Formats: sequence, C1' cells, structure tokens
RNA sequence: GCAGCCGGACGGUUUGUCGCUGGCCGUUGCGUACAAGCAGCGGAAAGAGGAAAGUCCGGGCAACACAGAGCGCCAUGCUUCCUAACGGGAAGGUGUCCGCGAGGGCAGAGCAGGGUAACAGAAAACGACCGCUCCGGCUUGUCCGAAGUAAGGGUGAAAAGGUGAGGCAAGAGCUUACCGGUCGGCAUAGCGAUAUGUCGAGCCGUACCUCUCAUGGGUUGCAAGGCCGCAUAUACCAACGCUGUAGGGUUGCUCGCCCGAUGUUGGGGGGUAGGCCGCUAAAACCUGUUGGCAACAACCGGUUUAGAUAAAUGACAAACAACUGCCGAUACAUCCGGCAGUACAGAACCCGGCUUACAGACCGGCUGCAUUU
RNA sequence: GUGCCCGUAGUUCAGUUGGUUAGAGCGUCAGAUUGUGGUUCUGAAUGUCAUGGGUUAGAGUCCCAUCGGGCACC
Repeated sequence: GCAGCCGGACGGUUUGUCGCUGGCCGUUGCGUACAAGCAGCGGAAAGAGGAAAGUCCGGGCAACACAGAGCGCCAUGCUUCCUAACGGGAAGGUGUCCGCGAGGGCAGAGCAGGGUAACAGAAAACGACCGCUCCGGCUUGUCCGAAGUAAGGGUGAAAAGGUGAGGCAAGAGCUUACCGGUCGGCAUAGCGAUAUGUCGAGCCGUACCUCUCAUGGGUUGCAAGGCCGCAUAUACCAACGCUGUAGGGUUGCUCGCCCGAUGUUGGGGGGUAGGCCGCUAAAACCUGUUGGCAACAACCGGUUUAGAUAAAUGACAAACAACUGCCGAUACAUCCGGCAGUACAGAACCCGGCUUACAGACCGGCUGCAUUU
Repeated sequence: GUGCCCGUAGUUCAGUUGGUUAGAGCGUCAGAUUGUGGUUCUGAAUGUCAUGGGUUAGAGUCCCAUCGGGCACC
C1' cells in the first nucleotide's frame, strides 16, 4: 500500500426570515368575595432516532373476586455469571462445518419406548442376491435339497466400528492386542461445563419426527383502566329461562368461586362518537473513582431533556465542512475552479434487548499478501 | 395495539406423512380443417415455488429471519 476480520463511537454546522406544538413569565379583558378558569397580546427559552421501524422476546403498569385444582397448549434446553426480567448479554467448554488466516455459523436434557427412510438393492436392523463352507441325494454337474456364514463383490445418501493375530468346516467382537467411539467408577485440575490419567463393561450404523424429563408462562393489553359531559328505544323478531334455574363474570376445556330476573343471548333498529386523568423523573442520562477478564455493580458529584391526537418538531435564503459524479484546465494524476447530489427513516403508555434498513465518515485491536528500510 | 391467513406458469388454482421429471383449466404459439376468420382437432413452449439462510443424502413442503398483500377486534 491493497484485501479483509473483530469491537467501539458518529450520522452535518452556523446565521437570518416566516411558521407549528406544549408549558413558563408579564400584561389586558371576561369571571370571582378572593382565587381557579377562559380568551387576546407580548417576551425569553425548549421541541424525534440510532434505529423512533418490524412488533420478534422480556419487564413495569392496569383490569379481571389479588387468581384456586386438574387436563391441555406454548416456549426454552452445554456451564458459570450479569440482570427487574428475558428466548437477551458476558466469559468459558465440547463437537461439527466454512475460511490460507484474523475469525465466523450451527448443535446440545434422555443407556427408556414408538414411527419413517422414496428409487436402487437380497436386505434400511427379525440383513443371504452372487460368493464361501459343511451335510444329504443321484440323473455325477455351470445339478438339486437343507443348513451355516456378514471376510469379499454388487446397490445406495447411509450396509451392522477399523487393522493384525488366533480360532473355525467356512466365518464372525467368537477371542485377544492396539486404535476410534459410548457409558460407568476412581484420582488430579477447575465453582462448573469439561480436560488429563487410570480402571472396567464387547456396549458399538445414520438422520429426522414423535415421546419422555426439567424449568418457566393465569388471561387481556393504555382501544388497559378511572372520572366528567352529551345523547337516548324496553321499536320489532327468534331462542333459552323465571330461582341459586337460564345466562354472565375478556382464562382453550372441566370443576371450583362470585353475580344472577319485567332476565340473558343472537338478529335488527336508534343515539353519541367530546373533554380530563392515566402521560412521562425514570431499573433515566453525563463525568469521575473503586471492584470485576468482561457483561455489569457500588459510590461521590452534576443535569432535568418532546408529549402531539389526524397527529407539532418544518420551509426558504446564505456561508462553511466532508464525500461522490460530471465538466473545465493539464501530456497524465494530485491540487485548483464551476455545476449537481447527500442515506435509512418520523415519538404515540414507558423501559431492557433482538432483528432489519442506512449516503457518508471516525477510532482501536488483529490477519493475509506484496514492497521498502 | 392484539390475533390470524396468504404469496406456485401470462392468469385462476392443485400439489397428501419431505420422495423420482412441480401439474390442471383458460390464455399464448405452431400445424390441420375453411375461399377467409371464428369454432373444432392435434402438438408445443412457459416457473429464481415471494427473498435470504439453516436442517436433511434429498425442501414448494420442516425451522429461522426479512419483503409484499389481506382479514378480524370500540
């Protein structure tokens, strides 16, 4: 220098003019006993994000009688830690795949049980097609019958752990030595997953699904929920029912519990579709110190920082900065000058994550290749 | 905000428990029939299974994440 990997942090600045939103201060009018409140005018400040997005997880908060039992359903599944919590994060450990590498992706509870594996192949775990071996037969041969055999061939994505020796009629974990795997015991290291060593069990195909086990989840979401105001029809039709009965109580089902009569449900018709609270000071942010490998925690100090409701946070002008493209100039490039462009996206109850989108641009660590000293 | 469904040929739809080469109707193209066109008959072409990953020997189908579209709920 080029090409990459990992982590962190940013995502225009300044000035002027005209607006928009909610509060604050002053003042005027209405109002009132004084206030509160409403309206007008003026002033000075404030006003989107790293993802506000997707709504994929978790929590706060609220209601359901603060909520009980059983079955079902869903999610998660290596270890330790962090956290309000999580399916998130940090650190670590095993296997496997990708990459030359820095690194990255995926997986995991289970010695139980069940199912499936097209085509090909004899057979997809109750493995004899060819081959090999023994026995029997008579028609004595490329023969027939019955049995043994997983060494060899062939099929397949996958064929019953691998190699040598023994053994055998021929063979085979049938036996044995070594190697690989699984499970278990002991010792050492570690909080642990696990690693190393040693001993034992011949225990030994693969993949997916199901099932089982453990842990967690009550349901519904600010359209929760509370208050005020406005408006009304018990038109009519159907079903069930009139006493703890029908039915209801936002829980998939059953029970339990509670409510329960000019009733409940469905159809159909009519009315109103306004305001306030919830609502933003919170597991908040910033700086520093200490502890920790880190996620993070504790402490000192400081800051207050959007609350709209059809939905405010904008538009225009000028200057500057960075990058990209085109043009000019030039032998070419840099520099210089001119013009154009500048991403993804828009709070809606609030937080913690995850995922996805993104013009441009910064910092730190590391890897590979080439070159120079 | 909450819950759910769909995406397959130009178009409308099938596609079973993952199985061989993803099919059907209409349309399109070519030929035959006809004096010509239609009808009719014969034949043919046509797919990034919405996108990107993963699992598997094998994915339209199973899993995850996106993109687009639709439905219900005072």